The RNA shown here (SAM riboswitch aptamer (S box leader)) has 86 nucleotides and comes from an Ignavibacteria bacterium. The prediction has a mean pLDDT of 78.
RNA sequence: AACUCAUCAUGACGGUCUGAGGGACGCGGCCCUGUGAAGACCACCAACCGGUUUGAAGCCGGUGGUACUGCUGCGAUCGAUGAGGU
Numbered sequence: 001a002a003c004u005c006a007u008c009a010u011g012a013c014g015g016u017c018u019g020a021g022g023g024a025c026g027c028g029g030c031c032c033u034g035u036g037a038a039g040a041c042c043a044c045c046a047a048c049c050g051g052u053u054u055g056a057a058g059c060c061g062g063u064g065g066u067a068c069u070g071c072u073g074c075g076a077u078c079g080a081u082g083a084g085g086u
Base pairs, nucleotide, nucleotide: 001086003084004083005082006081007080008079014042015041016040017039021032022031023030025075026074027073028072029071043066044065045064047063048062049061050060051059052058070078
């Protein structure tokens, strides 16, 4: 990296650093944002997988996530995440 399967309307308070963008891509719309965007760390959530344990619950770890249905209409080899897998 091709391919396969599953999921994408549950949930996630807040703090510190930093300082201008952000909501995946194109065009448009609608929004968030110095009352602090994106990012990092802590915290939090608990989806998939592994381990462990229980009567049931749970706990630990890997990955992921924590505005808006993946923000939305149209488009496309759509995308993202997890688990497989050659």